RNA sequence: GACUUUGUAGUUCAAUGGAUAGAAUAAAAGUUUCCUAAACUUUAGAUCCGGGUUCGAUUCCCGGCGAGGUCA
Numbered sequence: 001g002a003c004u005u006u007g008u009a010g011u012u013c014a015a016u017g018g019a020u021a022g023a024a025u026a027a028a029a030g031u032u033u034c035c036u037a038a039a040c041u042u043u044a045g046a047u048c049c050g051g052g053u054u055c056g057a058u059u060c061c062c063g064g065c066g067a068g069g070u071c072a
Stems, first nucleotide, its partner, number of pairs: 001071007010025004018055001027043005048064005
């Protein structure tokens, strides 16, 4: 340089164009306990950036950026 896959809570993953974007784990608060752990309840937290298509985009298209792979 060419081709290709990929980017969603702190982390690991869901979401076939229409839901308040969901779960586990981690974090905070509370209940329980003599204390800790465990258990239970609650809370906050995310779609890489820009544009396009569409009534409607996490999803489809284009470009950029980042990451992985193959070839040179």
This is a predicted structure of a 72-nucleotide RNA (transfer RNA) from Parabacteroides sp. Lineage of the source: Bacteria > Pseudomonadati > Bacteroidota > Bacteroidia > Parabacteroides. The sequence is in RNAcentral, with records from ENA. Its mean pLDDT, the model's own confidence on a scale to 100, is 81. It matches the Rfam family "tRNA". It is annotated as a transfer RNA.